[in-house]
Parts: sequence; structure tokens; C1' cells
RNA sequence: GAGCCUGUGGCGCAGUCUGGAUAGCGCGAAUGCCUCCUAAGCAUUAGGUCGGGGGUUCAAAUCCCCUCAGGCUCG
Repeated sequence: GAGCCUGUGGCGCAGUCUGGAUAGCGCGAAUGCCUCCUAAGCAUUAGGUCGGGGGUUCAAAUCCCCUCAGGCUCG
């Protein structure tokens, strides 16, 4: 220098191929119930504008372009 893959709550992931209405799941966190207390169990709640920017579209995590970070391969 070239190609490919990955990036989504604090953590681990799904959703992308085929655009669709409030972006989900598990763990974790907070609060309440229970308990003498803790743990476990049960219930509820908060937390993400999907790495960043731009474009297409009625509508973008999803399609297109640029770019950043990490990884792999080739030279």
C1' cells in the first nucleotide's frame, strides 16, 4: 500500500442477507416484597439516538460514499 471481517446500554450478543412503525435477549445495576440480617427467589424501574460524518428514501442499525478504531491475510 491492497483486500476481507468486526464495532449495537456497564459487560456478552441478536437483529443487517430481503429497509417498516415504541431497537430486543442474557448477565449486571437500582428500588420494592420476602428474611432477624445476607444470599437465593419474585416484581418493577433506569440505562442505547446502533463507532463518527454525509447521501438515498415517506421511512435507515439495515442500502451507498467517506472516515476512525481493532483484528486477519497478501505485497